[in-house]
RNA sequence: UGAGGAGUAGCUCAAUGGUAGAGCGUCUGACUUUGGUUCAGAAGGCUGUUGGUUCGAACCCAACCUUCUUAU
Repeated sequence: UGAGGAGUAGCUCAAUGGUAGAGCGUCUGACUUUGGUUCAGAAGGCUGUUGGUUCGAACCCAACCUUCUUAU
């Protein structure tokens, strides 16, 4: 310097253009002498950044940032 992959909740990951979800974790309640287990509920995201396309973008396009792999 070139090529490719990844970036979404605290963590691990879904969601292939139409209101962003799950498991674990956290909090509250029930249960329990207490803890744990189990059950019910809640909080927690403007999807790496900035633009573009579109009636509509996590998703398509461009540039940039971080990280990983690879070639020279």